This is a predicted structure of a 1392-nucleotide RNA (small-subunit ribosomal RNA) from a metagenome.
Its mean pLDDT, the model's own confidence on a scale to 100, is 84.
Its Rfam family is "Bacterial small subunit ribosomal RNA".
């Protein structure tokens, strides 16, 4: 001293949690000592027992005794101290500094004094009643008890007057030669009473309290002041500085933190207060209203022989009850203390010991030195090793034994410390954030590491971090937060110049106090240390003297710069009344006129033939003022606009005359205050909530449309709130400046007849606009501050709940005002960034649309794919970017799928034991579907003769998996996209994300260049470089060509660069032209940036991890992949006459051939068969192009269209066409007459059309896929709109990024609050009614008491208020992965 959390990221503001200390604790796991402390926080419940307060024979009388002496009693003195508790208490209780009317036993001084005299009485004895506690008659007796007489003043009290006098009051002795008592009085010391000032929690949602109450005269009373009490008089007395109420609570010294200031606290340990089952009393006494006295009521206990008696652990122990939770019915008066007492002495649960608790704080120990083959064991591994780890084991030593003694949390980040196995959003974790859905360092185990350590985590509290309540030390423009004005202005705070005086603030000094303990320093004592002595110091106060005069106060005098008056001017929608004016608009009466108006996006409703609308005249009405008019102007704000009056408020100029500090600011208070809104009465054109219709819609309580009621206009009264905003209180002072409005004065000139107007200059006053310093979290603000600063007032402390409950005050009501709490979340927020996005905007581009041509979607077929059926219909691809894709050809194999039989080191690969056989292959024969199993034949390898190589049986490593994860990868692949982008270094700017570059104005197919520029340079795309093609030149040509040319073919070169020319342009570069074969990238190709989609592929190939191991391996046969109500994709033939069909007859290019293509001949209607030539290929062969020309026939029909299904009869391939090939002939002859919404392709050698060819392949279900050529269009005006991409901007509550985000009702659970007809309690207060006990008073007596009376505790009634617990139900809030309806709000969010 931080830190972790909000966001894609980023600053900020802001809360939330953590790291630190601490304790009268508690709980979890653990535990060797020993010292000092400590130890019922809850029920001041309730106790059982035993102790805790006695003591004196040197006061005094008795009993018993051998005696010392014991015991009982009067008596003295002590039981007001000690010990304990915090219930009460917000108080003179405490603290701290003072005072004046007091008293004080024991002690201490000083003076004096201590004569005489008598009545009793208890214990005892002897009796009575009682259960008992106890009560009571009779008798005896002593004293320091107890009474009287006397002595008496310095004492008390009185009278006259300040020294006389008058009254009145005492004593006790004991024991013995010395003490100690006793009485009296002044003093002292301690000790207590009583008064003041100051300090001393929270609620204003507690604002008025109070009748002995405030004060005075008598009296009374008391130790003593005093309303203390009483009577009388008086009306007073506290109170925003906080009275009275209501909660809560013992107070200091100290403790605990803290850097302080502070802020919590109040055990132990000191004082000082209350209190003693509860509640009242009073006696005794120096002292008490008495914790182990008393006397009365209550509520509980206990005895009881039922009449009546006892008791108070908040004393030590202990029980018991409560509680998370706190100890032994120990021991001793040796010590200090304290009571008696002359004294020895007794008594002391006070206090000195022990005991119990790791409850705290302090010490110490669990061993030291050596000891690697780095054993064994665990864990990890990349399998080589790495770690536990010198740890152990084993030695050595210490007088005797290394002996008895180590645990707890933690280990993703914060925060020191990591792997591995389990599990699989499960179980769990968690202080915050957040982890866990198959590779978890986060959950559990484990091995290892880290912190502590006889203790270590938790859990509570507090105090710091937190400046997060801010005196020191914060902040309100947009984050929370300026009251709607501040006109009037109380209190209150603050306040100009000069000067006197005072000394209240203040400073300086001196003393008094601030107990002690405690802190802190220093020293010392327990071996250290905690702990304890001692000395110093702090106590930051508070009182008193002295002295000082800067500032402040106060008091006095004085001045004018603040501030107000005066005098002349000025400007203005400033306010309130009256009045007056036109346009507009409406009805109303009249006129002309004749079918539609009117409204929308389109329409309907409305309105018109009983005359609308449109137009003219006339009347009436009620509201509101067009142009001027503005960034104008007035007002405190809210407001304020026609024109004229009237009365009126404020401002500002200019003189610088007056007064002389009068001022600011303003808690309450008053006073104003827009709109709707309310009362009463009017008024009502227009316009318009509500309501009705009509429209839109899936609905439309809405957005459009057409009517319309309160409303809005007046007067008179309430309401008192607005985004009342400049989201910026008011006054003052001080800090560059430019430009412009508006009123005035003002210099200097022009103009005018003048009033006056124009230019200019100074200055004040208001208002706008840029902008330096500054400042601010950025936006921004900047002399009209959000900058520098002073004064005063408001107001803020995370978000929700809540501009809300409840109470209060106000209203008539709507409701203002003031204002919580539980309970919930970690965030809500604020400004600015990159991005994406928009039913925002600009520009630009693409067969994207438009203009064109063919198509698909409808049939029939063929292939795919859903789905749905199978014993299986193996399995992947699913929007563009799957679906004639993977598969460039499933009949078997393939094949991965079923079903049946088989096998089990294995169908494949390496190594090792053994056996040792033998090469292997190859043929036949059983039985079998076949694999396989069994038999026989045949054949027998190389050799250096050991044996190796192979080979085969059994065995052990292992193998084998088209088994899962493409969401664990590598690889390659699709897609946006052949769009023109994507980055980086250095510099520069921002606090910072990040920005510049790469943004501007041109250009271009292009981020292609070109200008310019805090940018300068560079990578990766563009483009060029490679390939085919179009022209030509050359150079060789085979198998071309009869032969030379040409064609050709395969090399090598030219040719195109905006070069030339015009024009436009700073330039890039565009436009026209010529020439040329080819012109503006000549046409096509391969070439795909940085990334997107967790995009496709573990089933091509590789690969982690997981899984299967007589199987999920492998082998066979034989099914299936080819199924079929249906739906989708992508083709292919077609509906015909631009066609069909016969028959002639032209013209290609690409490729392919030896298990091959095959001429050519022969058979066959014909697929083909049968024979062969050529050819390993410019040479032979496939192989006849075909649309196309030429002639016929068809003649618009389901046809001479079209060919599907079917039937029959051959071909061909192959072990084998039945599931399941293909081809041929003959016969059959379906649907279909150009295709609904919607939808693809294409821009030239293209589309459209017509054939060739290959690959795969035994054959082919090829209509498909790669490629080759023949004929050969038609359109582009555009860029509005549609899809897609590109840049720049702009808005955003979006970042999984619009497939986003997100609001409200309903419905469901849970939660705490709130209201409520009541119900129950508590605690105080009034009023009355009773009324113990005691003081006091009277009054009676038989002196023993007795009744009577004020007051009174407790008790009862009454009825009012406060809190507090509960309530059926009711309305609202929070919260909870996947419920309903909508789509309110972020984008112009679709009606801002």
């Nucleotide at each position: 001293a931080g830190a972790g959390u909000u966001u894609g990221a980023u600053c900020c503001u802001g809360g939330c949690u953590c790291a630190g200390g601490a304790c009268g604790a508690a709980c979890g796991c653990u535990a060797g000592c020993g010292g000092u402390g400590u130890g019922c926080c809850u029920a001041a419940u309730c106790u059982a027992u035993g102790c805790a307060a006695g003591u004196c024979g040197a006061a005094a009388g008795a009993a018993u005794u051998u005696a010392u002496a014991u015991u009982c009693u009067u008596g003295g003195c002590g039981g007001a101290c000690g010990a304990g508790u915090g219930a009460g208490u917000a108080a003179c209780a405490c603290g701290u500094a003072g005072g004046a009317a007091c008293g004080u036993a024991c002690c201490u001084u000083u003076a004096g004094g201590u004569a005489g005299a008598g009545c009793a009485u208890a214990a005892c004895c002897c009796g009575u009643c009682g259960a008992a506690a106890g009560a009571u008659g009779g008798g005896a007796u002593a004293a320091u008890a107890c009474u009287c007489u006397a002595u008496a003043a310095u004492g008390u009290c009185g009278g006259u007057u300040u020294a006389c006098u008058g009254a009145c009051c005492a004593a006790a002795g004991a024991u013995u030669u010395a003490u100690u008592g006793c009485c009296u009085a002044a003093a002292g010391a301690u000790c207590g009473g009583c008064c003041u000032g100051c300090g001393u929690c929270c609620c204003a949602u507690c604002a008025g309290u109070u009748u002995g109450u405030u004060g005075g005269u008598a009296a009374g009373g008391u130790a003593a002041u005093g309303g203390c009490u009483u009577a009388c008089c008086a009306a007073g007395a506290c109170u925003a500085c906080g009275a009275c109420g209501g909660g809560u609570a013992g107070g200091g010294g100290g403790c605990g933190u803290g850097a302080a200031a502070g802020c919590g606290u109040g055990u132990a340990c000191c004082c000082c207060c209350a209190c003693g089952a509860u509640g009242g009393c009073a006696c005794u006494g120096a002292g008490a209203c008495a914790c182990g006295g008393g006397c009365c009521a209550u509520a509980c206990a206990u005895c009881u022989a039922c009449g009546g008696a006892u008791g108070g652990c908040a004393g030590c122990a202990a029980g018991u009850a409560g509680g998370a939770a706190u100890c032994g019915u120990g021991c001793g008066c040796a010590a200090u203390g304290g009571g008696c007492g002359a004294a020895a002495g007794c008594c002391u649960g006070a206090c000195g010991c022990c005991g119990c608790g790791a409850c705290a704080c302090c010490g110490c120990g669990u061993g030291a030195g050596g000891g690697a083959u780095g054993a064994c064991g665990g864990u990890c591994u990349u399998c080589g090793g790495a770690u536990u780890g010198u740890a152990a084991a084993c030695c050595u030593a210490c007088a005797u034994u290394a002996a008895a003694a180590a645990g707890u949390c933690a280990c993703g980040g914060c925060u020191a410390a990591c792997u591995u196995c389990g599990u699989g959003c499960c179980a769990g974790c968690a202080g915050c954030a957040g982890c866990g859905g198959u590779a978890a360092u986060a959950c559990g185990g484990a091995g290892g590491u880290g912190g502590c350590a006889a203790g270590c985590g938790u859990u509570g509290u507090c105090c710091g971090a937190u400046g997060u309540u801010a005196u020191u030390g914060g902040g309100c423009g947009u984050a929370a937060a300026g009251a709607g004005u501040u006109c009037u202005g109380u209190a209150g705070g603050u306040g100009g110049a000069u000067u006197u005086g005072u000394a209240a603030g203040u400073u300086a000094u001196a003393u008094g106090u601030g107990a002690a303990a405690g802190g802190c320093u220093g020293c010392g004592g327990c071996c250290c240390a905690a702990c304890c002595g001692u000395a110093g110091u702090u106590a930051u106060g508070c009182g008193u003297g002295u002295a000082a005069u800067a500032c402040u106060g106060c008091a006095g005098a004085u001045c004018u710069a603040g501030a107000g008056a005066a005098a002349g001017g000025u400007a203005g929608a400033g306010g309130u009344u009256g009045g007056c004016g036109g346009a507009a608009c409406g009805u109303a009466c009249a006129g002309u006129g004749u079918a539609g108006u009117a409204g929308u996006g389109a329409a309907a409703u409305g309105c018109g033939u009983u005359g609308a609308u449109a137009u003219u005249g006339u009347a009436c009405g009620g509201a509101a003022c067009a142009c001027c008019a503005a960034a104008g102007g007035c007002g405190u704000a809210g407001g304020c606009a026609g024109c004229c009056a009237a009365c009126u408020g404020g401002a500002c100029c200019u003189u610088u005359u007056c007064u002389g500090a009068c001022a600011c600011u303003g808690a309450g208070a008053g006073a104003c205050g827009a709109a709707a809104g309310c009362u009463u009465g009017g008024g009502u054109a227009g316009c318009g909530a509500a309501a009705c219709g009509g429209a839109u819609u899936a609905g439309a309580u809405a957005c459009c449309c057409g009517u319309g009621u309160a409303g809005u206009c007046c007067a008179a009264g309430c309401c008192g709130u607005a985004a009342a905003c400049g989201a910026u209180g008011u006054c003052g002072a001080c800090u560059a400046g430019g430009a412009a409005g508006u009123g005035a004065a003002u210099u200097g000139g022009g103009u005018u007849u003048u009033u006056g107007c124009c230019c200019u200059u100074u200055c004040c006053a208001c208002u706008u606009u840029c902008g330096a310093a500054g400042c601010u979290a950025a936006c921004g603000c900047a002399u009209u501050a959000a900058g520098u600063c002073g004064a005063c007032c408001g107001c803020c402390u995370g978000g929700g709940a809540a501009u809300u409950a409840c109470g209060g005050u106000c209203g008539c009501a709507a409701g203002a005002c003031u204002a919580a709490a539980a309970c919930u979340c970690a965030a809500a927020g604020g400004a600015a960034u990159u991005g994406g996005c928009g039913g925002g905007g600009a520009c630009c581009c693409g067969c994207a649309c438009a203009a064109g041509c063919g198509g698909u979607g409808g049939a029939g077929c063929g292939c795919c794919u859903g789905g749905u059926u199978u014993a299986a219909u193996u399995c992947g691809a699913u929007g563009a970017u799957a679906a004639g894709c993977g598969a460039a050809g499933a009949a078997c194999c393939u094949u991965a799928c079923c079903a049946a039989g088989g096998u089990u080191u294995g169908a494949c690969a390496u190594g090792c034991u053994a056996c040792u056989g033998c090469a292997a292959a190859c043929c036949c024969c059983u039985a079998g579907a076949a694999a396989c199993a069994g038999g026989g034949g045949c054949g027998u390898c190389c050799u250096u003769c050991g044996a190796g190589g192979g080979u085969g049986u059994a065995g052990c490593a292992c193998a084998g998996g088209u088994g899962u994860u493409g969401c664990a990868c590598g690889g390659c692949u699709g897609u946006c996209g052949u769009c023109a982008g994507u980055u980086c270094g250095a510099g520069u700017c921002g606090u910072g994300a990040g920005a510049u570059g790469u943004a501007c104005g041109g250009u271009u197919a292009a981020g292609u260049c070109c200008g310019g520029u805090a940018u300068c340079g560079a990578a990766c795309g563009c483009a060029a470089c490679c390939c085919c093609u179009a022209u030509c030149g050359u150079u060789a040509g085979u198998u071309g060509u009869a032969u030379c040319a040409c064609u050709c073919u395969a090399g090598c070169g030219a040719a195109a660069c905006c070069g030339c020319c015009c024009c436009g342009g700073c330039a890039a570069c565009g436009g026209g032209g010529a020439g040329g074969a080819a012109g503006g990238a000549g046409g096509g190709g391969a070439u795909g940036a940085u990334g997107u989609c967790a995009a496709g592929u573990c089933a091509g190939c590789g690969u982690g991890g997981c899984c299967c191991u007589u199987a999920u391996g492998u082998c066979u046969u034989g099914g299936g992949c080819u199924a079929c109500a249906c739906a989708g994709g992508c083709g292919c033939u077609a509906c015909a006459a631009u066609g069909g069909u016969c028959a002639g007859u032209a013209c290609a290019a690409u490729g392919g051939g030896c298990u091959g293509c095959a001429a050519c001949c022969u058979g066959g209607u014909g697929a083909c068969a049968g024979g062969a030539a050529g050819c390993u290929a410019a040479u032979c062969c496939c192989a006849c192009a075909a649309a196309g020309c030429u002639g016929g026939c068809c003649c618009c029909a389901g046809u001479u269209c079209g060919g599907a299904u079917u039937g029959a009869a051959g071909g061909c391939u192959g072990c084998a066409a039945c599931u399941c090939g293909c081809c041929u002939u003959c016969a059959u002859g379906a649907a279909g007459u150009c295709g609904g919404a919607a939808u693809c392709g294409c821009u030239a050698g293209u589309a459209a059309u017509c054939g060739c060819u290959g690959g795969u392949c035994a054959g082919c279900c090829a209509u498909a896929c790669a490629g080759c050529g023949g004929u050969g269009a038609a359109u582009a005006c555009g860029u509005u709109c549609u899809c897609g991409g590109g840049u720049c901007u702009u808005g955003c509550a979006c970042a999984c990024a619009c497939c986003g985000c997100c609001c409200g009702u309903c419905a469901a659970a849970u939660g705490g609050g709130g209201g409520a007809a009541g119900u129950u309690g508590a605690a105080a207060a009034u009023a009355c009614c009773c009324a113990a006990a005691a003081u006091c008073u009277c009054a009676a007596u038989u002196u023993a008491u007795u009744g009577g009376g004020c007051c009174u505790a407790a008790g009862g009634u009454a009825g009012a208020g406060u809190c507090a617990a509960u309530g059926a139900c009711c309305a609202a809030c929070a919260u909870u992965a996947a419920g309903u309806c909508g789509u309110a709000a972020c984008a112009a969010g679709g009606u801002a």